[in-house]
Context: one part of a larger RNA
RNA sequence: GGACGAACGCUGGCGGCGUGCUUAACACAUGCAAGUCGAACGGACCUGUUUUUGAAGCGCUUCGGCGUGGAUGGGACGGGGCAGUGGCGAACGGGUGAGUAAUACAUCGGAACGUGCCUAGUAGUGGGGGAUAACUACUCGAAAGAGCGGCUAAUACCGCAUGAGAUCUAUGGAUGAAAGCAGGGGACCUUCGGGCCUUGUGCUACUAGAGCGGCCGAUGGCAGAUUAGGUAGUUGGUGGGAUAAAAGCUUACCAAGCCUACGAUCUGUAGCUGGUCUGAGAGGACGAUCAGCCACACUGGGACUGAGACACGGCCCAGACUCCUACGGGAGGCAGCAGUGGGGAAUUUUGGACAAUGGGGGAAACCCUGAUCCAGCAAUGCCGCGUGCAGGAUGAAGGCCUUCGGGUUGUAAACUGCUUUUGUACGGAACGAAAAGUCUUGGGUUAAUACCCUGGGAUCAUGACGGUACCGUAAGAAUAAGCACCGGCUAACUACGUGCCAGCAGCCGCGGUAAUACGUAGGGUGCAAGCGUUAAUC
Numbered sequence: 001g002g003a004c005g006a007a008c009g010c011u012g013g014c015g016g017c018g019u020g021c022u023u024a025a026c027a028c029a030u031g032c033a034a035g036u037c038g039a040a041c042g043g044a045c046c047u048g049u050u051u052u053u054g055a056a057g058c059g060c061u062u063c064g065g066c067g068u069g070g071a072u073g074g075g076a077c078g079g080g081g082c083a084g085u086g087g088c089g090a091a092c093g094g095g096u097g098a099g100u101a102a103u104a105c106a107u108c109g110g111a112a113c114g115u116g117c118c119u120a121g122u123a124g125u126g127g128g129g130g131a132u133a134a135c136u137a138c139u140c141g142a143a144a145g146a147g148c149g150g151c152u153a154a155u156a157c158c159g160c161a162u163g164a165g166a167u168c169u170a171u172g173g174a175u176g177a178a179a180g181c182a183g184g185g186g187a188c189c190u191u192c193g194g195g196c197c198u199u200g201u202g203c204u205a206c207u208a209g210a211g212c213g214g215c216c217g218a219u220g221g222c223a224g225a226u227u228a229g230g231u232a233g234u235u236g237g238u239g240g241g242a243u244a245a246a247a248g249c250u251u252a253c254c255a256a257g258c259c260u261a262c263g264a265u266c267u268g269u270a271g272c273u274g275g276u277c278u279g280a281g282a283g284g285a286c287g288a289u290c291a292g293c294c295a296c297a298c299u300g301g302g303a304c305u306g307a308g309a310c311a312c313g314g315c316c317c318a319g320a321c322u323c324c325u326a327c328g329g330g331a332g333g334c335a336g337c338a339g340u341g342g343g344g345a346a347u348u349u350u351g352g353a354c355a356a357u358g359g360g361g362g363a364a365a366c367c368c369u370g371a372u373c374c375a376g377c378a379a380u381g382c383c384g385c386g387u388g389c390a391g392g393a394u395g396a397a398g399g400c401c402u403u404c405g406g407g408u409u410g411u412a413a414a415c416u417g418c419u420u421u422u423g424u425a426c427g428g429a430a431c432g433a434a435a436a437g438u439c440u441u442g443g444g445u446u447a448a449u450a451c452c453c454u455g456g457g458a459u460c461a462u463g464a465c466g467g468u469a470c471c472g473u474a475a476g477a478a479u480a481a482g483c484a485c486c487g488g489c490u491a492a493c494u495a496c497g498u499g500c501c502a503g504c505a506g507c508c509g510c511g512g513u514a515a516u517a518c519g520u521a522g523g524g525u526g527c528a529a530g531c532g533u534u535a536a537u538c
Stems, first nucleotide, its partner, number of pairs: 001538002006534005013385006019378002021343001026341003030338003035088003040085002043082001045080008057068004095296003105220006113213003118209008126160001128158002135150002138147003166175003180201006188195002222268003229259003234256008271293004275286004298319005321332004349375001351374003357371001358369004388418004398409004424474005432465001437459008482527005487508003493522005503510002
């Protein structure tokens, strides 16, 4: 001199863009952070239209009824929304850096693998069955919840058939699959439900691809020898087993290997990288924010489901802790976003919105989304702007110094003229929004001018930020300067007070009666909405 996720002291006008628990991976009240699909399914509830049943009451009555009336019950077609079965998602997104010195990371290679959704293609989607939740009756329990009987559906579950391709094979053969739903419709059939045709979507098996993931090898990047030997599944082979897959991954037997002063093993420290800071470079230090990878989710262990987890807001067991309890037993996990206590020198709001971007579900409308986009707080950083401009000598007053003549503060002020950034008040006012929807018109599909898909045109709606940015008008210098230093290094000096005291200090050193070094004042120097100090770094 640079630099900082900084802190502390004094001070503080505005805007833009960033950043904000580095410490206790300490404990957490409360709210939210993962749902969605009725175009898979049965049902309780509310509601609309229509149809049927038609009570009470009222009117008339020739006492037989008639008219009006619409309760109640049932059917059909919709709409809304609820718990449940089922599907997909919940393995992403978000957080943290405890562990890890190599099962990690970076770079370069490799062969023995898997793959939901997506893309392209091939072959199918036939015929049956038995349950179960919801619901309902009963029982136990304080609760969490549980048991038992009965009813019912499916794209839930299970057989049968078929098998191009797939798997196994002794090459003869064997094994194993599926599910429907929605829209529209001219003939024909109909038990009036539909069949049938067609379109879309789904389902099953297989092939290929893309992307993603698992595995193996090489090279590279810390410290310590006051750590020198380490290792028995250890090193290799054979036979079983396991895995999606190579392999001591595992097991039985056999051999006795394997690593190591080019530092094994042990100990300490540490997430790694792109990068960041510094430096002419070589290098040194660091790894906040952003991006890639890894690891973890109260602590330890385990598997289940699934294409994918050994799973942050899933399950089981053990432990510590907290809470509820009727003492029998239960519930919980902020290293998600806010927020609280604690620790600390120190780090923000229990905010708004899904408008945009992205993600999940859905045919879609749409729903969800503390991802995200915004707002709030903090001079925490960088950048920009302002706190006025021009004139103005009698060099006013006051302050300070003085050789008492004067000097200095100082064109500084007053005063005159001008301007209005910022701030204040008022008015106007965006981009970020086009997809979707509706209508229409070509093309495709089709028996079809339905439906559906797709290209074009027209139309209409949607903004958290926010009445924000920005623009205009008005008045008025009006609303806005501090901090450190002044002995040398180092730019900037005098007076008074103090008297080795009080104190200063980065180094040298100042202070014991004339202190440019302490304290105050005047003056000056440097930076400036900041200025100094401290920590750590080059």
Model confidence (mean pLDDT): 84 of 100. The part of an RNA shown here (small-subunit ribosomal RNA, 5' domain) has 538 nucleotides and comes from an uncultured bacterium.